Overview:
The part of an RNA shown here (large-subunit ribosomal RNA, domain IV) has 350 nucleotides and comes from Yamagishiella unicocca.

[in-house]
Context: one part of a larger RNA
């Protein structure tokens, strides 16, 4: 010097991002106990007092069990060692107990009871599997699946134009398929030409194999095709605890300021209640008040909400929390500012 402990004058958070760490408190009995409250709690609230041993009396017990009262007595100290809540005030968030990132996060995140919407009539919906089959469920709408919200209290406004979903079926559009018909390919066959043979003086007539060309029925096989043709889409309605959205400009009151009021443009509709510099406020340490000698934090108000807002819920809320934030009492080596001691290691010497 490092680590683990013990003590420390005076002060007592001046330390520090922050009382981090440490200290205080601590058991049992008695007294006593506020706001608030969902009347259960809050509460061990807070805050006080007592505690060993001996004797006597009384009460009590199944018990030589327990208790009360009075008296006495020892120590620095009587829950004599060990073990064993610090407390209060205010606010945010989450109702609560619970769950979570095994090994940097335990929380305000997840879950939750409750609320609500929606799907599903059972060979259910939904899920897994190519299938067989399985789960759902040896259940049956007081059941099962999915979404959102998240106890409780008071509530949950406006917009259906867009997107989604549900319903509708008149009209428009529309597939496969069907189809009156139109038009190709293929060729049985027919015709013509060339060549050869016969008759004839010739013109010409007759016949045959082969080759070439043209036309072409039926069948088969293509193309086109009026018309018929479902759902869907267009269309018509509904629906927000469906996805979502919820304005601007100008003027106006007998001081000024402001604007209950008016005008105008746009929109599907222009943010209601409640809350608001907030876990949301940029400017910002907004302004005023409280607390302090002094307060970018905190609390109470204000409202100019850059950019709160009503189940991606709004606002409250007793209880709860190894939660986060501000303040206070007590307490302390956190500090002024260090010091002393014990043990372990290091270092020096041997």
């Nucleotide at each position: 010097c490092u680590c683990u402990c013990u003590c420390u004058a005076a002060g007592g958070a001046a330390c520090u991002c922050g009382g981090c760490a440490a200290a205080c408190u601590g058991g049992c009995c008695c007294c006593g106990u506020a706001a608030c409250u969902u009347c259960g709690g809050a509460a061990g609230a807070a805050g006080g007092g007592g505690c060993g041993c001996c004797c006597a009396a009384a009460a009590u017990u199944c018990a030589u069990u327990u208790u009360u009262u009075g008296g006495g007595u020892c120590g620095c100290a009587g829950u004599g060692a060990c073990c064993a809540g610090g407390c209060c005030c205010a606010g945010g968030c989450g109702a609560c107990u619970g769950u979570u990132u095994a090994c940097c996060a335990a929380a305000a995140a997840c879950a939750c009871a409750g609320g609500u919407c929606u799907c599903c009539g059972c060979a259910a919906a939904g899920u897994c599997g190519u299938a067989a089959g399985a789960c759902a469920a040896u259940a049956u709408a007081u059941g099962g699946g999915g979404g959102c919200u998240g106890a409780c209290g008071c509530c949950u406004g406006c917009c259906c134009a867009g997107u989604g979903c549900c319903g509708g079926a008149a009209g428009g559009u529309u597939a496969a398929g069907g189809a009156a018909g139109u038009u190709g390919g293929u060729u049985a066959u027919u015709u013509c030409u060339u060549u050869c043979c016969c008759c004839g003086u010739a013109a010409g007539g007759g016949g045959a194999c082969a080759a070439g060309a043209a036309a072409a029925a039926a069948g088969c096989u293509g193309a086109c095709g009026a018309c018929c043709g479902a759902a869907g889409c267009c269309c018509c309605g509904g629906u927000g605890a469906a996805c979502g959205g919820c304005g601007g400009u100008c003027g106006u009151a007998a001081c000024u300021a402001u604007a209950a009021c008016g005008a105008u443009c746009c929109u599907a509709a222009g943010g209601u209640a409640g809350c608001g510099a907030a876990a949301u406020u940029c400017a910002u340490u907004g302004u005023c008040g409280a607390g302090u000698a002094a307060g970018u934090u905190u609390c109470g108000a204000c409202c100019u909400g850059c950019a709160c807002g009503a189940a991606a819920g709004g606002c409250g809320u007793a209880a709860c929390g190894a939660u986060c934030u501000g303040g206070g009492c007590g307490c302390u080596g956190u500090c002024u500012c260090g010091g002393a001691g014990a043990g372990a290691g290091g270092c020096u010497c041997g």
Rfam family: Bacterial large subunit ribosomal RNA. Clan: LSU clan. The gene name in the source record is rnl.